[in-house]
Context: one part of a larger RNA
RNA sequence: GGAUGAACUCUGGCGGCGUGCAUAACACAUUCAAGUCGAACGGAACAAUGGGGGCUUGCUUCCAUUGUUUAGUGGCGGACGGGUGAGUAACGCGUGAGCAACCUGCCUGUGCGAGGGGGAUAACGACUGGAAACGGUCGCUAAUACCGCAUGACAUAUACGGUUCACAUGAGCUGUAUAUCAAAGAUUUAUCGCGCAUAGAUGGGCUCGCGUCUGAUUAGAUAGUUGGUGAGGUAACGGCUCACCAAGUCUGCGAUCAGUAGCCGGACUGAGAGGUUGACCGGCCACAUUGGAACUGAGAAACGGUCCAGACUCCUACGGGAGGCAGCAGUGGGGAAUAUUGGGCAAUGGGCGAAAGCCUGACCCAGCGACGCCGCGUGAGGGAAGAAGGUCUUCGGAUUGUAAACCUUAGUCAACAGGGAAGAAGAAAGUGACGGUACCUGUGGAGGAAGCCACGGCUAACUACGUGCCAGCAGCCGCGGUAAUACGUAGGUGGCGAGCGUUAUCC
Numbered sequence: 001g002g003a004u005g006a007a008c009u010c011u012g013g014c015g016g017c018g019u020g021c022a023u024a025a026c027a028c029a030u031u032c033a034a035g036u037c038g039a040a041c042g043g044a045a046c047a048a049u050g051g052g053g054g055c056u057u058g059c060u061u062c063c064a065u066u067g068u069u070u071a072g073u074g075g076c077g078g079a080c081g082g083g084u085g086a087g088u089a090a091c092g093c094g095u096g097a098g099c100a101a102c103c104u105g106c107c108u109g110u111g112c113g114a115g116g117g118g119g120a121u122a123a124c125g126a127c128u129g130g131a132a133a134c135g136g137u138c139g140c141u142a143a144u145a146c147c148g149c150a151u152g153a154c155a156u157a158u159a160c161g162g163u164u165c166a167c168a169u170g171a172g173c174u175g176u177a178u179a180u181c182a183a184a185g186a187u188u189u190a191u192c193g194c195g196c197a198u199a200g201a202u203g204g205g206c207u208c209g210c211g212u213c214u215g216a217u218u219a220g221a222u223a224g225u226u227g228g229u230g231a232g233g234u235a236a237c238g239g240c241u242c243a244c245c246a247a248g249u250c251u252g253c254g255a256u257c258a259g260u261a262g263c264c265g266g267a268c269u270g271a272g273a274g275g276u277u278g279a280c281c282g283g284c285c286a287c288a289u290u291g292g293a294a295c296u297g298a299g300a301a302a303c304g305g306u307c308c309a310g311a312c313u314c315c316u317a318c319g320g321g322a323g324g325c326a327g328c329a330g331u332g333g334g335g336a337a338u339a340u341u342g343g344g345c346a347a348u349g350g351g352c353g354a355a356a357g358c359c360u361g362a363c364c365c366a367g368c369g370a371c372g373c374c375g376c377g378u379g380a381g382g383g384a385a386g387a388a389g390g391u392c393u394u395c396g397g398a399u400u401g402u403a404a405a406c407c408u409u410a411g412u413c414a415a416c417a418g419g420g421a422a423g424a425a426g427a428a429a430g431u432g433a434c435g436g437u438a439c440c441u442g443u444g445g446a447g448g449a450a451g452c453c454a455c456g457g458c459u460a461a462c463u464a465c466g467u468g469c470c471a472g473c474a475g476c477c478g479c480g481g482u483a484a485u486a487c488g489u490a491g492g493u494g495g496c497g498a499g500c501g502u503u504a505u506c507c
Stems, first nucleotide, its partner, number of pairs: 001507004006503003010499001013376006019369002021334001026332003030329001032327001035076003040073002043070013083287003092212008102204002107200007115149001117147002124139006155180011185192002213259003220250003225247008262284004266277004289310005312323004340366001342365003348362001349360004379409004389400004413448001415443005423434001451496005456477003462491005472479002
C1' cells in the first nucleotide's frame, strides 16, 4: 500500500447494487415452512330438481339425478427444495480412468399384451376402556388396495449346441428342451392410465492411478488382521459376513498414534513465482437433541417419518403421555459484534392434478444496519472598503481572505402537486406483491445537508498560551526537569471526505 461477513471512537444528506451470529452443532414460547388428486373408491353433510307416501296443504319421510364440500381407503410427492459445518486426514474432496461386477420412479422411442375369478378391510353403525394421548370387541361395505388362476418371451435359470469378438474371469447374436413370473381401470369418448420386454436420457452405486496440514519429545502397528477354498448376503464386486485352511499385511518414500481441519471452483495479495484463505454464489460430502436400529420405497439407514435407549423440557386425574428451529421470522443466553414474529405466489422454479387450480418462509420483493462498493449533493459566477471578529505581532502590520456580506444565476438531491410504466408470457380477454415505485412535468426557494484525523523525523502540514520528568504523548526513533513546532488548548495549515481514525487478521 491492498484486503475484510469486521468491531470500536467521533460524525452523518440521498440513491443504486450487494451483504449481515465468524461466539454456544447452547436452550427454545408462538405462527408459518409439504402437500395434492372426487377424472382411483365406498360413504357422510348441505343445496337444487323430479317422483312416490303420510297428511295438519305446507311440513315431514323415502327414492332417483345433478352440484358443492370433504374425514377415511388408495395413488404420487414428503430422498427435491431450504439449513449448518459438529464429525471426517478419508477414495471425503479434486483430477483422470474403469465396471465384461451394477441399479435407475417420473420422461422419450420401439415391440407385445390387458382373459377370468376370490377373500378381506378402513370409513360407517352398535357397545365399550381411558384424565388425556389413544384405543378395544362385534357387525356392514368399495376400489387403480390385496391374493390365487390362465396366457406368455427378444426376460431369468439349467442342459446341449452354432457363430462373432475380447481385456483374465468372459461378452454379443442365435437354435432346441425344461422350469418360473404380468396386468386396472377412469371418463365430459378427446384421452389418460395399467402389465412385460427392450433401447435411450437423467440420476446414482462401486473400483483404481495421482494430489491433499502439523508433530519422531509418536517406531513399531495389525487376529477378520493378510490371503485362499466354500457358503451366505447385496442392485453389484469384495473379509461385506460366516466356517475351515495358511501366516500373512502395513511401516523410516514415515505405518501407528496425537493435534488441527469439511474439500473444491474460487477469493485476497503479489510483477511473477509464491503465500494466505474457503463468508456470499456454484459443485461434492457429512449432519439434523445424543447414540443405535431397521421399515416403506425406484431412491433413505429419512431435518419438519417409525422404533429403542440417554439427557433435557412440558402435560397429568400419578395409571400414563407429548416434544426436538444447524427451515423463515422471533426469544433467552454467549459475545466486541450481525437484521422484520413484514408482503406476495405477479415472475422463475418445484410437488400434485386431465384441467381449473391448490400448496410452496424455495423464490420475488419490501423493512433495518455507512457493513462494503459505486454514483450524486451540501451550490455556481462576480465581488477589496482587502469590512467586522479571531490569531500573531518587531505595534508598522501580517493572516484568516474572494473567504463572508452584497449582486446575478442554474436548479441536482430532498419536499409538495399532476401524469405514470416495462417486468405479462399463447389469437383475444383477464392476471403485478413490488407500487402510484422507477421515470416525466410543474411549484418554490440557497433555502434542509460536513466532518474526522494529523502537523519533531520517517510523512504533506507552525505559531501562541498553559504545564514544568508533573499532567501526559508514543508505530519506531523518542518528547516533557520554565521560552516544548512532540503533552493540553486556541488560531492557522495539510490529508481524506459522508466519512475519518483506531484495533484485529492476511499478503